[in-house]
Context: one part of a larger RNA
RNA sequence: UGACGGGGGCCCGCACAAGCGGUGGAGCAUGUGGUUUAAUUCGAAGCAACGCGCAGAACCUUACCUACCCUUGACAUGUCGUGGACCGGUCGCAGAGAUGUGAUCUUCUCUUCGGAGCCGCGAACACAGGUGCUGCAUGGCUGUCGUCAGCUCGUGUCGUGAGAUGUUGGGUUAAGUCCCGCAACGAGCGCAACCCUUGCCUUUAGUUGCCAGCACGUAAUGGUGGGAACUCAAAGGAGACUGCCGGUGAUAAACUGGAGGAAGGUGGGGAUGACGUCAAGUCAUCAUGGCCCUUACGAGUAGGGCUACACGCGUGCUACAAUGGCUAAUACAAAGGGCUGCAAGCUAGCGAUAGUGAGCGAAUCCCAUAAAGUUAGUCAUAGUCCGGAUUGGAGUCUGCAACUCGACUCCAUGAAGUCGGAAUCGCUAGUAAUCGCAAAUCAGAAUGUUGCGGUGAAUACGUUCCCGGGCCUUGUACA
Repeated sequence: UGACGGGGGCCCGCACAAGCGGUGGAGCAUGUGGUUUAAUUCGAAGCAACGCGCAGAACCUUACCUACCCUUGACAUGUCGUGGACCGGUCGCAGAGAUGUGAUCUUCUCUUCGGAGCCGCGAACACAGGUGCUGCAUGGCUGUCGUCAGCUCGUGUCGUGAGAUGUUGGGUUAAGUCCCGCAACGAGCGCAACCCUUGCCUUUAGUUGCCAGCACGUAAUGGUGGGAACUCAAAGGAGACUGCCGGUGAUAAACUGGAGGAAGGUGGGGAUGACGUCAAGUCAUCAUGGCCCUUACGAGUAGGGCUACACGCGUGCUACAAUGGCUAAUACAAAGGGCUGCAAGCUAGCGAUAGUGAGCGAAUCCCAUAAAGUUAGUCAUAGUCCGGAUUGGAGUCUGCAACUCGACUCCAUGAAGUCGGAAUCGCUAGUAAUCGCAAAUCAGAAUGUUGCGGUGAAUACGUUCCCGGGCCUUGUACA
C1' cells in the first nucleotide's frame, strides 16, 4: 500500500421487512447429469453451465457410429504428356448409393495455325485438407462484479524509502454531483449531457389515411360528389431550467412545500458498461503460433445415431376448478409479415384441409374472427359437463421420403392431479398478475426466444437482522 475480520462509524440496492404471484408435489415439454449404446458428435459447470451455442437434428444439417468406396484428392496454385472438340443434355446395365461400364445427341471461342481458353484421363511432385490437441501460447468477440461510482495522471509539497497529498474533512447528491474548507493547483477515463423512443401543443403538405358540416346513394359500409375541421402518418418548431414563490440551510450547494403546467426536480423507457477482476468463456463463427494425421485424424455415399431410459436436477407449459367449465349472442387493439409469397370470395368436407382464384411487391389487397370482457342459459362440489396425459381407429398437410423420428384434424379412450415438506424465486406502476396477437429461424416442425398491445392490483413502518456493494477508520500470525 492492499486484502481480510462472527472490529467500529456513515450510506445504498426487491438485500431484508410490508405485500402479490410462483417454483419445490402431479402430467407433459425442454435442457442437463447419470446409465445404456456400434454411436448416443462437441462445447458450456456456483452466482456468471443446465428452453445455453441450437433464430428451429426425418434426409441434408452432422462434426458421431456401421458398411462400402477415393488417394495430388470434394476445394486452390503450379509442371509435363495425352485425348476430346467444348461445355452440357438424354438413355441403358450392375449397385444401397457413391461409383463402375456402355450407347446416343450436340460439335465452341480466339488464333501469328504453333497454340491458348474449357473438360476428361495419366505421371511425378511441391502441396491441398483436418469441427484433430492446446482458450494455461494468442487476436477478435463475450460474460461477470456493475450502470456500482469509482480508477488515474502532470507539476508542486511531505517522507531516508515503500509511498502520501490531491481523492481526506463539513454539508449535499442517483453520482469523485455540487458547494465550503484545506499544500495543494490543474487534468484525463468514467457520472451527467449530447443520440433514439414515448408523453402536451403547434406549423407545413392531405394520399392509399380521415369524415365535422353539405348533397347523393345503399339491406349495410367514406360507398360517391365534396371537404381539410378532427384522427393519423413525417419533417420542422415550442416546452422543463429548481426558471418562479414560501420555509429550512452556513449569505453556499442543496432539501422541503406550493403555484403554473400535458409533464417537476434524472418526466418514463432504451442505447451507452471507466481502470481492472475471474490464467472466467470461446482454437467448433472466424483468424492464428506450436504440436499431431497425410491410401488417413483427409474426401465421398447409404443406413443408423444426436430423439435411447431403473433414475437425479434445472427451466417452462397445462391443471387441480364455480372469481370456474360448456353453449349461444356480442364489443374493443397494437406491432409485424407477404411474389418460390400473403391469399379474399365461392364450392366440397364435422374438421385438419382440398379445388378454383379476385386483389396485393401493399397507410390501398391479404394473413386477420384478437382473447380475457359483456349479455343470456346450463352445470351444483362430484375425481365431476374439472383435468387432459395415455392408448386404439380413421384422416389432412409438408416433403424424394414421416418406420426408427414431424405437426395437425375427427371419433373413441379418460391417467395422475383436490393447491404441493424442508427450502427457494420474481416483482415498487401501466409494474406484478392475467389475456391474446405477431415475427425471426423455417419445406414441415414452439409450451422456447424476441417484440406488441388489452385488463390491471397489493404493499413499502423502517434499516435491527440475511446477501451484495461504496466511503472513512481500526487491528493483523496474510501478500

A computed fold for a 479-nucleotide part of an RNA from an uncultured bacterium, annotated as small-subunit ribosomal RNA, 3' major domain.
The full RNA is in RNAcentral, with records from ENA and SILVA.
The coordinates come from a structure-prediction model, not an experiment, and the mean pLDDT is 84.